[in-house]
């Protein structure tokens, strides 16, 4: 984009088209084929004429009666033409149906036109009809009477047929035509109708008879229409490969409008087919339609041609035409009528009805036009036709108003919410307009003809002219006038392809979804709003079809690896084919005439108001067909040629083949010696051999098999494939030569043939090896890997099979295209050089292909030629058939159904039981702990009214919490309060406050006394209470988030601009070589810079230096104590505080190109970042916290807030983390004694003194700090315990006390005395340190009333042992490998089983359905024969025959439905057993 469309929601109007695609299902009712009286008898009719008679009277009218003629009009009936047209559908037909194009010398043709001729004279009959019968009806039959353009004879006749003879001429042929003789044969309706009486007879007018028209016969022509043959086109299937007996064909006959096996008799054995015949499915062709640049694809409705059917099947009759839609016969099926004997019917004509279906209309009007059928005509008839009606079914128009108008209204929607945005000039309001609509009124034109009157041209009739008659649509198109914005907008969509975005409500539910895909609580994706896009009286969906798809490829694909080269050759048809020349014109080119019917389409013009429609001219119509003509190519042929191909001749080459002999070496085996305990096997065993003598050695004998070293990207062959030495036979490449043939050539559908290894069959072998078995390990199991054993079988013969990842995953021939470097065989040339030439076989590489890996003269490059093969994945190389095979099995080889991927090549990563390199308290090497007790915390778990919450592998667990008795607290129980406990605005009142009563656990509720301050006078501070507007929440989401934190890691990385390379993702840079603690840093380099990290800058410490010296210092001077820097002074020293210097591989030696590296090097305090600390790249963990804090959104508002009291967080079979104390003698105990540094103090630090065993009390003094606090302990000295559960070790209890504090029962912490548990160094396994470091000793801060602090953070004292070294175990970094991983290995994945569901094979068998065969039977009806009967004849009845639809039996074949049971497949968040595959996937 289309459409004969369906359905959904809506829905004013016209023009024009279109309308059962399904049951060629079944059909009620009506009507679609009739006309002709100018063929013809008879017959009802009776206008009207005449003539008689009778009544009325108005005396010539009227009725009325009969006679005689009798016009119009009618039903049947003879005949005559027409029904074979038109209309309908598409069921069958795969065919000369159809389409084009040609033939007919082989044919017919009624009405029509034209020419030419004729028409005599006769005879008998059916109907109708009238009598009379039989039947329910249909209808039948009998007797008698009749007419004709109805039937029949006879005459006559050609240019006519048939037969025979001659001649002329034509034809591509069979043969035609014309001339001209002889024989036979064959005709008519001289009817109808009108007119006239000029002639002739009766004579008003008729008859004869003229004329006019319609007609009738025979020829002959033409026009139209059929019929018949023929080339070319015309759907799938080869899992349909043979078919076919009247079949192909010839001789005669017969039949037919003609040809023809159309029919028959007889001879012959042909015919068609891989260019697809036969049978199967499937189906009307075609102009054309739809869609496409176009080729081509799909189509075959409407109109238009053909062609077929007519309930289903035969068969015929009549006619010019049928084997007939509204005809006839016969059989069938199925409806209907009966009186049961018998008859009726055929909408696929128009309406219409029922079914059927998602689905298709009115039982309308008209012949008015146009057309057809009979008629001389008028005219009948026409469900053709033209019209109306229905349907938005489709196509085109039109309308639903225009213009103005911002307080940008009100509502609704949304937002950062006192406002703002948009809906929106939209809308109210004002002004115009009048298609459209109501009302009323006028109204062309389809209508010319025929006919009729009439007139003219001669005289009836014709011809022409003039007038006139005829409209169904319809009072309709259109035109006018009134009236009023009045009467008229929906549907889809809004993630991305796609134009168009927000809010609510839902929460993997509901749902959506053309295809990615969306929904688990902030959904621009579901459903409602608001708004927004488009399309518009119509919008969307849903079917199909083309396109887009170059996704079958002719135009215009491909095949290494994505889906595709046959396993290899030889070869058959067939396709393609060197070089020169002639002939010749099939292809081919050109030119020209015929056709390709109209419509349709395109283009120009024109008509409806435009357009859809219509009319008109032009072009197309790419075909076909005949002529004429070129003669390059291709073809066909004729002569010739040597580049292709073969062949000769010499010459070489090799693991080619086939049979045949012959070798050792090694293995096993047997027999004998030597000789003794174990051999063998494994990661380690263990089974197996072995004292009956094994294994080892030595000798001799036997068997099979396979050929070490050579040996090699070596070589041969078509491939498969060949390897010890020899011999024969075969075969085949190269290469010089240029003697010979002369295109003999290449490919190869089908045929044929070779084809590894495993398998098979028949007989043989059988040494080693080794499927199947067996044992033994291993394991969670191991029906597997390893081990011992072993049988098939591997080996020979002959046979069969025919597949491989039969791979170079690369089909064969040929020709052409840069360049280096191996090697094999030859050839040439020869100088141990070095090149050159032909065939193979290798590697790099240019250009060029290629999706990219790669390829690259052995093409996967550039071109020709044939053959195979290919169209997403699975199902599947499976099912059925068929072929082959002795089986196994191979060939061929689908569908349902099911997925939206399956693949391929590269990239970044991450992984790996890959690799390489480096580094870390990561292992080693050491100390010194954890893990075993008791406590002490923390968690878990269990309890509990609570036992508040969070952290939960490393990276939770002495963690938030740096301090839970009330408080904190966020948790239970219980009492309150509800604008609320805080805090802001604004009334109103008025101090607040102390004191104190009463209740009450206490919050709180109720009182009493007492009582303001400040001012510019306007207030203001304070308080208390009411209302409103606010609040409040440790409720909830750390997966809405900020901020902050930990982790990998102080790991050395992670990045960027340009340039380069790649199609791209992306790489280079940043890799390599060294070096470093490091992406430190050199050097090298398509890179060259730079950023974040590293380093250094900061801070503390170590060493001088300078400066300033008070609370610090005291060397010098004084002065004083019992003693002290006490004190005056000093600032020299320490030391404090500021400023500075110092270190950088700077020097030397050695190594190295350079970074750099070693050194017991020199100097220095400090040597190679001196030491320590802050610092944390990009970024992993959806990693932690909404409970620190702040924030989005939800959620609570007499509670999810808030306030009290008590309680709980402190619980307690138990398991865990952290730690503390010990276990003792390197200690405990008692006593004496020396030395820090940092840090904090006033609601505080505490020195003294007294009391008290002591915790501490009383009481004086001191410090707001280098001034007091302030004594450090390990150590050291010297006593004592003397190896014990102890003078170790302290839990636990008792009793008695002090402190803090509103209160120490749950629940403090200390002192004192008594008690005195576990506990003797701690299993698997795990922690922490590399030097002032571990260890071990004490001091101080924080929080704090007090303290559960053995905890955290600080300080200083004492003060080590080891590191051979990177193999191993964690963990990190770089390169590099391989991946099927990308939620990245905690991945991915495979199969049985077990459960649902679906389609599907096979199956005993059971029901069907087309087409065939064979017998049997056989209507109708045609043909033949015969016909005594009828009949004047034509003819006929009848009886016989041949042939046949149908019908009945049977046997096969095909191709469906179902079916117990079965086999396999697919497909389904979360079974079930294993781990096969992908990394060396842990057995490649």
């Nucleotide at each position: 984009g289309a459409c004969g469309a369906a359905c959904g929601c809506u829905g004013g109007c016209g023009g024009c088209g279109u309308g059962c695609u399904u049951a060629a299902c079944a059909c009620a009712u009506g009507c679609a084929a009739g006309u002709c009286g100018a063929a013809c008898g008879a017959g009802a009719g009776g206008a009207c004429a005449a003539g008689a008679g009778a009544a009325g009277c108005u005396u010539g009218c009227u009725u009325c009666u009969u006679u005689u003629g009798g016009a119009a009009u009618c039903g049947a009936g003879u005949g005559g033409c027409a029904a074979a047209c038109g209309g309908g559908u598409g069921a069958g037909u795969a065919a000369c149906a159809c389409g084009u194009a040609a033939a007919c010398a082989a044919c017919c043709u009624g009405c029509c036109u034209u020419c030419a001729g004729g028409a005599u004279g006769g005879g008998g009959a059916c109907a109708a009809c009238a009598g009379a019968c039989g039947g329910a009806a249909a209808c039948g039959a009998c007797u008698g009477c009749u007419a004709a353009u109805a039937c029949c004879g006879a005459a006559u006749a050609c240019g006519c047929u048939u037969g025979g003879g001659a001649g002329a001429c034509c034809g591509c042929a069979u043969g035609a035509u014309c001339u001209u003789c002889c024989a036979a044969g064959g005709a008519a309706a001289g009817g109808g109708u009108g007119g006239c009486c000029u002639c002739u007879a009766c004579c008003u007018g008729u008859a004869a008879g003229c004329u006019a028209u319609c007609g009738c016969c025979u020829g002959a022509a033409g026009a139209g229409g059929g019929g018949u043959u023929u080339g070319c086109g015309u759907c799938u299937g080869a899992u349909u490969a043979g078919g076919c007996a009247g079949u192909u064909g010839g001789u005669g006959a017969g039949g037919a409008a003609a040809c023809g096996g159309c029919c028959c008799a007889c001879c012959a054995a042909a015919c068609c087919u891989a260019c697809g015949a036969u049978c199967a499915g499937u189906a009307g062709c075609c102009g054309g339609u739809c869609u496409g640049a176009g080729a081509g694809g799909a189509u075959g409705a409407a109109c238009g041609g053909c062609c077929a059917c007519a309930c289903u099947g035969g068969a015929a009759c009549u006619g010019a035409g049928a084997c007939a839609c509204g005809g006839a016969c016969c059989a069938g099926a199925c409806u209907c009528c009966u009186a049961c004997g018998g008859g009726a019917g055929g909408c696929a004509g128009c309406a219409g009805u029922g079914a059927g279906g998602a689905a298709u209309a009115u039982u309308g009007g008209u012949c008015a036009a146009u057309g057809g059928a009979c008629g001389c005509a008028a005219g009948u008839c026409u469900g053709a036709a033209c019209c109306a009606g229905c349907c938005a079914u489709g196509c085109c128009g039109c309308g639903u108003g225009c213009a103005g108008g911002a307080u940008g209204a009100c509502g609704g929607c949304u937002c950062u919410a006192u406002g703002a945005g948009u809906u929106g000039u939209a809308a109210a309001c004002u002004g115009c307009u009048u298609u459209u609509g109501u009302a009323c009124g006028a109204g062309g034109g389809u209508a010319a003809a025929c006919g009729c009157a009439g007139a003219u041209a001669c005289g009836u009739g014709u011809a022409u002219c003039u007038g006139u008659c005829u409209g169904a649509a319809a009072g309709u198109a259109u035109c006018g006038u009134a009236c009023g914005a009045a009467u008229a907008a929906g549907g889809a969509u809004c993630g991305g392809c796609u134009a168009a975005c927000u809010c609510c409500g839902u929460g993997c539910c509901a749902g959506c979804a053309g295809c990615c895909g969306c929904g688990g609580u902030a959904a621009u994706a579901c459903g409602g709003a608001g708004g927004a896009u488009u399309c518009a009286a119509g919008c969307g969906u849903u079917a199909u079809c083309c396109g887009g798809a170059u996704u079958u490829a002719u135009u215009g694909g491909g095949u290494u690896u994505a889906a595709a080269g046959g396993g290899u050759g030889c070869g058959u048809a067939g396709g393609c084919g060197g070089u020169u020349u002639g002939a010749u014109a099939a292809g081919u080119u050109a030119g020209a005439g015929g056709u390709g019917a109209a419509a349709u389409u395109u283009c120009g013009g024109g008509g409806c108001u435009c357009a859809a429609c219509c009319c008109u001219g032009a072009a197309c119509g790419u075909g076909c067909c005949u002529c004429u003509a070129a003669u390059a190519c291709u073809g066909u042929u004729g002569a010739g040629c040597u580049a292709g191909a073969g062949a000769g001749u010499a010459g070489u080459u090799g693991c080619g083949g086939u049979a045949g002999g012959c070798g050792g070496a090694a293995u096993g085996u047997a027999u004998g010696g030597u000789g003794u305990a174990g051999c063998g096997g494994u990661g380690a065993a263990a089974u197996g051999c072995u004292u009956a003598g094994a294994g080892a050695u030595c000798a001799u004998a036997c068997a099979g098999a396979a050929c070490a070293c050579u040996g090699a990207u070596u070589g041969c062959g078509a491939a498969g494939g060949c390897a010890g030495c020899u011999u024969a036979c075969c075969a085949a490449a190269c290469u010089a030569u240029a003697u010979c043939u002369g295109a003999c050539g290449u490919u190869g559908a089908g045929g044929c043939a070779c084809g590894a290894a495993a398998g098979c069959g028949u007989g043989g072998g059988g040494a080693g090896c080794a499927a199947a078995c067996a044992g033994g390990a291993u394991u969670a199991g191991a029906u597997a890997c390893c081990c011992u054993g072993g049988u098939a079988g591997u080996c020979c013969a002959c046979g069969c099979a025919g597949u491989a990842a039969a791979c170079g995953a690369u089909g064969a021939u040929a020709a052409c295209u840069c360049g280096u470097u191996g090697u094999c065989g030859g050839c040439g040339a020869u100088a141990c050089a070095c090149a050159g030439u032909c065939g193979g076989u290798g590697a790099c590489u240019a250009a060029g292909c290629g999706a990219a890996a790669g390829c690259g003269a052995u093409a996967a490059g550039u071109u020709a030629u044939c053959c195979a093969c290919c169209u997403g994945g699975g199902g599947a190389g499976u099912a059925c058939g068929u072929u082959c095979g002795c089986a196994a099995g191979a060939a061929u080889g689908a569908a349902a159904c099911u997925c939206a991927a399956a693949g391929g090549a590269a990239u970044u990563g991450a992984c790996g039981g890959g690799g390489g390199c480096c580094c870390g308290c990561a292992c080693a090497a050491g100390c010194g702990g954890a893990g075993g007790a008791a406590c002490a915390u923390g968690u878990g778990g269990u309890u509990u009214a609570a036992u508040u919450c969070g952290a939960u592998g490393a990276u939770a667990c002495g963690c938030g919490a740096g301090g839970a008795a009330c408080c904190u607290u966020a948790c239970c129980c219980g009492g309150g309060c509800u604008u609320g406990a805080a805090a802001g605005u604004u009334a109103g009142c008025g101090a607040c406050g102390a004191u104190u009563c009463u209740u009450g656990a206490a919050a709180g509720a109720g009182g009493a006394u007492u009582u303001c301050c400040c001012u510019u006078c306007g207030g203001g501070g304070c308080g208390c209470g009411a209302a409103a507007c606010u609040a409040g929440g440790u409720g909830c989401u750390g997966c809405a988030u900020g901020g902050u934190u930990g982790u990998c890691g102080u790991c050395a990385g992670c990045u960027c601009g340009u340039g380069c390379c790649g199609u791209g993702a992306g790489g280079u840079g940043u890799c390599g070589g060294g070096u470093u603690a490091a992406g430190u840093c050199c050097c090298a380099u398509a890179a060259c810079g730079a950023g974040c990290g590293c380093a250094a800058c900061c801070c503390c410490u170590c060493u001088c230096c300078u400066u300033a010296g008070u609370u610090g210092c005291c060397a010098u001077c004084a002065g004083g104590u019992u003693a002290a820097g006490c004190u005056g002074g000093g600032c020299a020293c320490u030391c404090u505080g500021g400023g500075g210097a110092c270190a950088c591989u700077g020097c030397c030696a050695c190594c190295g190109u350079a970074a750099g590296g070693u050194g017991u090097g020199a100097g220095g305090a400090a040597g190679g970042u001196g030491g320590g600390g802050a610092u944390g790249a990009c970024g992993u963990c959806a990693a932690a916290u909404c409970a620190g804090c702040a924030c989005g959104g939800c959620c609570c508002u007499u509670a999810c807030g808030u306030c009290c009291g008590g309680g709980g967080c402190u619980a307690c079979a138990c398991a865990c983390g952290u730690g503390u104390u010990a276990c003792a003698a390197u200690g405990g105990c008692a006593g004496g004694u020396a030395c820090a540094g940092a840090g904090a103090g006033a609601c505080g630090g505490u020195c003294c003194c007294u009391u008290g065993c002591a915790a501490a009390a009383c009481g004086g003094a001191u410090c707001a700090a280098a001034u007091c606090c302030u004594u450090a302990a390990a150590g050291c000295c010297u006593g004592u315990c003397u190896c014990a559960g102890u003078u170790c070790g302290g839990a636990c209890u008792g009793g008695g006390g002090u402190c803090u504090g509103c209160a120490a029962c749950c629940c403090g912490a200390c002192c004192c005395c008594a008690c005195g548990a576990a506990g003797c160094u701690g299993g698997a396994u795990u922690c922490g340190c590399u030097a002032g470091u571990a260890a071990u000793c004490g001091c101080g801060c924080a929080u704090c009333a007090g303290c559960c602090a053995u905890g955290g953070c600080g300080c200083g004292g004492u003060g080590a042992a080891u590191a051979c070294g990177u193999u191993c175990c964690c963990g990190g970094g770089c390169c590099u490998u391989g991946u099927a991983c990308a939620c990245a290995c905690c991945g991915c994945c495979c199969g049985u089983c077990a459960a649902g569901c679906c389609a599907u094979g096979a199956a005993a068998g059971c029901c069907g359905g087309g087409g065939g065969c064979g017998c049997c039977u056989a209507a109708a009806g045609u043909c033949c024969g015969u016909g005594a009967c009828c009949g004047u004849a034509a003819g006929g009845a009848g009886c016989g025959g041949c042939c046949u639809a149908g019908g009945g039996c049977g046997a096969a074949a095909c191709u469906g439905g179902u079916a117990a049971u079965u086999g396999g497949g697919g497909c389904u968040a979360a079974g079930u057993c294993g781990u096969a595959a992908c990394a060396a996937g842990g057995u490649a």